[in-house]
This record gives sequence, structure tokens and C1' cells, in this order.
RNA sequence: GCGGGGUUAGCUCAGCUGGUCAGAGCGCCACCCUUACAAGGUGGAAGCCGCAGGUUCGAGUCCUGCACCCCGCACCA
Repeated sequence: GCGGGGUUAGCUCAGCUGGUCAGAGCGCCACCCUUACAAGGUGGAAGCCGCAGGUUCGAGUCCUGCACCCCGCACCA
């Protein structure tokens, strides 16, 4: 340099052909339970969906550019 994949809640990830798709598990907080802790139960908070544009009535989900991560190839005095 070329090609491919990825970037969604603190962490790990899901999200089909654009239209109740903004979610799950773990974690966190509160309460219940316990002498207490753990486990368990109930409830809750938390996300500009990498960034910037574009298309559309409508985009996490399509298009463009950029950034970062991973893999392969190429180059290398």
C1' cells in the first nucleotide's frame, strides 16, 4: 500500500430484508431474605448505536470520507 472483518450500556455481545430495535448476560445501585456474608428474589439507573456528512417521510441497519482495532496479502536497504 491492497483486500476482508469489526467499532451498539462499565465488560462480553445480539439486533433478519430501513419503520414499537435501542436490547441480553455479567457487573452496578436500592429493597427483600440472612445474626452477617454469599447465593436467591423484586425493582432500578446506565448508551450522541466510533466521528463527520449524504440518501429517505423515516437509518444502529443504505451510501461517502475519516479514525481506531483484528486478519490476510504485498513491499522492505

This is a predicted structure of a 77-nucleotide RNA (transfer RNA) from a Bacillota bacterium.
The coordinates come from a structure-prediction model, not an experiment, and the mean pLDDT is 81.
Its Rfam family is "tRNA". Rfam links the family to the GO term triplet codon-amino acid adaptor activity. It is annotated as a transfer RNA.